RNA sequence: GGUUUGGUAGCUCAGCGGUUAGAGCGCCAGCCUGAAGCGCUGCGAGGUCGGCAGUUCGAAUCUGCCCCAAACCA
Repeated sequence: GGUUUGGUAGCUCAGCGGUUAGAGCGCCAGCCUGAAGCGCUGCGAGGUCGGCAGUUCGAAUCUGCCCCAAACCA
């Protein structure tokens, strides 16, 4: 330098172009306990969906360019 795969919550990851973007763990609060841990509960908090453009009535999802990581080729 080229090809492929990936980038979504603090972490690990889901997510057919169409509800308000989700789960587990973690965090917070309540219950429980003498207190903590474990356990249970929650329309609980937490997200510029890597960035910028484009297509579309509508984009996390499709397209282009760029950035980052890994694997492979050179």